RNAcentral holds the sequence, with entries from ENA. The RNA shown here (Bacterial RNase P class A) has 320 nucleotides and comes from an Alphaproteobacteria bacterium. Its Rfam family is "Bacterial RNase P class A". By type it is a ribozyme. The coordinates come from a structure-prediction model, not an experiment, and the mean pLDDT is 78. The organism belongs to Alphaproteobacteria, within Bacteria. It is recorded under the gene name rnpB.
[in-house]
RNA sequence: GAAGUUCGCCAGGCCGUCGCUGGUGCAAGCGCCGAAAGGCCGCACUGGAGGAACGUCCGGACUGCAUAGGGCAGCUUAGGAGGUAACACCUCUCCACCGUGAGGUGAGGAUCAGAGCAACAGAGACGAGCCGAUUCAGUUCGGGUGAAACGGGCAAUCUCUACGCGCAGCAAUACCAAGUAGGCCAGCGUUGAUGUGGUCCCGCAGAGCUGGCGGGUAGGUAGCACCGAGCCGGGUGGGUGACCCCCGGCCCAGAUGAAUGACGGUCACGUCCGGGGCGACUCGGGCGCACAGAAUCCGGCGUAUCGGCGAACUUCACAU
Numbered sequence: 001g002a003a004g005u006u007c008g009c010c011a012g013g014c015c016g017u018c019g020c021u022g023g024u025g026c027a028a029g030c031g032c033c034g035a036a037a038g039g040c041c042g043c044a045c046u047g048g049a050g051g052a053a054c055g056u057c058c059g060g061a062c063u064g065c066a067u068a069g070g071g072c073a074g075c076u077u078a079g080g081a082g083g084u085a086a087c088a089c090c091u092c093u094c095c096a097c098c099g100u101g102a103g104g105u106g107a108g109g110a111u112c113a114g115a116g117c118a119a120c121a122g123a124g125a126c127g128a129g130c131c132g133a134u135u136c137a138g139u140u141c142g143g144g145u146g147a148a149a150c151g152g153g154c155a156a157u158c159u160c161u162a163c164g165c166g167c168a169g170c171a172a173u174a175c176c177a178a179g180u181a182g183g184c185c186a187g188c189g190u191u192g193a194u195g196u197g198g199u200c201c202c203g204c205a206g207a208g209c210u211g212g213c214g215g216g217u218a219g220g221u222a223g224c225a226c227c228g229a230g231c232c233g234g235g236u237g238g239g240u241g242a243c244c245c246c247c248g249g250c251c252c253a254g255a256u257g258a259a260u261g262a263c264g265g266u267c268a269c270g271u272c273c274g275g276g277g278c279g280a281c282u283c284g285g286g287c288g289c290a291c292a293g294a295a296u297c298c299g300g301c302g303u304a305u306c307g308g309c310g311a312a313c314u315u316c317a318c319a320u
Base pairs, nucleotide, nucleotide: 001316002315003314004313005312006311007310008309009308010307012267013266014265015264016263017262018261020048021047022046023045024044025043026042029041031040032039033038050291054302055301057300058299059298060297061296062169063168064167065166074165075164077162078161079093080092081091082090083089094108095106096105097104098103109160110159114158115157116154117153126151130143131142132141133140173222174221175220176219179217183213184212185211186210187209188208194205195204196203197202198201228251230250231249232248233247234246235245237244238243269288270287271286272285273284274283275282276281
């Protein structure tokens, strides 16, 4: 210098104008919406997307239901040891395979329980036999092919073994609570309640009317923005490592018609065109600037991603 391997990181910056939304404080009209429950309106300060918020594939927290114990069925996992709240995740390690190498991949229990399968070639492919030679005797020897020819292989075919798993999911669940319909109870009612028309005491219709209670729905609130498997920094703390321990600091989005934005300027970055310069470079202009976007919350895995940065290591070439 070139080509690679592994790990980690960033995800445009700043200014101005106009907005959206959560929290806290102050203020507040006998304000507005609603039957109620409950919600809304002002000002100030302050918080406001991601490395994947995505897929919803695993594991948990949480909630409801179920549950004496055990078994069957079904599903998951599979070398060994460890980490973790847990896992199908992660780490170390053994073995096998791939790579010159740094490294990478592994669906790595069991075929002395049973079943099933084996392309092409080959006489014959899981049943043992078949072919040739040989022997007293299936007695002995050999057999082109093929991955495999009598012993075996495949469990990424069923199966067996071992460990684990109750079912459903925040549209869980809890509370407040209209209208309509239906239910229950009480009182009144064909000896005319009640409704309705008018000429106000007379018609018409007529079997229900009134009150209360309870369940459920729409709607509302909580769950739900969290002192926690929390985040950041440090440790001549432990461990090969995943990870654990100690010290200090911090409180960090929370909607449901679903906020987290729009416009302008400027500086970066990439690329193209034109001009200048031997060149490093510079001036002007155009275009581009990814994937994507919280919805109960965490831990993983998988997938998408313009461009860029850092560290360690490997191979090759050259120089000393």